[in-house]
RNA sequence: UAAAAAGAUAGAGGCGCGAAGAAAAAGAGUAGUGGUCAUGAGGAGGCAUCCUGAGACUGAUCAUGAAAGGGUUCUUUGCCGAAGGAUAGGCGGGCGGCAGCUCACUGUUCUGGGCAUACGUUAAACAAACGUAUGACUGUCACGAUUUCGUGGAGCACUAUCCUACUC
Numbered sequence: 001u002a003a004a005a006a007g008a009u010a011g012a013g014g015c016g017c018g019a020a021g022a023a024a025a026a027g028a029g030u031a032g033u034g035g036u037c038a039u040g041a042g043g044a045g046g047c048a049u050c051c052u053g054a055g056a057c058u059g060a061u062c063a064u065g066a067a068a069g070g071g072u073u074c075u076u077u078g079c080c081g082a083a084g085g086a087u088a089g090g091c092g093g094g095c096g097g098c099a100g101c102u103c104a105c106u107g108u109u110c111u112g113g114g115c116a117u118a119c120g121u122u123a124a125a126c127a128a129a130c131g132u133a134u135g136a137c138u139g140u141c142a143c144g145a146u147u148u149c150g151u152g153g154a155g156c157a158c159u160a161u162c163c164u165a166c167u168c
Stems, first nucleotide, its partner, number of pairs: 001165002007162005014080001016079008032064007042051003046098002083111007092103004112138002115135007140153005
């Protein structure tokens, strides 16, 4: 310098993506438990079954009184399909009397990334997460234009180097 494909190594996108630990808050004076008064036969559960006139359920009042998941801050750490969904399985683990639920894991499929708004699910929540849609922003490549834009695509992508050939 050239180059079709494959491989290897190293990188970039930033309110970048995960994990673990600690602290405080919130959850909440809630759930639960116990006492008193009233009432007087049901209550829990998918089923099995269990509790109950030695008072169920419910209401009032007094006393006692949590936790989980999630979020914030800080620290440490793995990374750039980072990771997160959807769906099917899930013979292994956990809970369970069974039914079943859940976790690891596997297959298929979707999403470049963060943000905002609306709706929905979940949640104590007007927090956060997830899904769908819309919007601008941003990174990357291709095409077109030419001075900073336009259109479009997708991450098994993109960039650089090595590997190959020739020359110095």
Lysine riboswitch aptamer from Alkalibacterium sp., 168 nucleotides, folded computationally. The source organism's lineage runs through Bacteria, Bacillati, Bacilli, Carnobacteriaceae and Alkalibacterium. The coordinates come from a structure-prediction model, not an experiment, and the mean pLDDT is 79. It was read from a public genome assembly, where an Rfam model found it.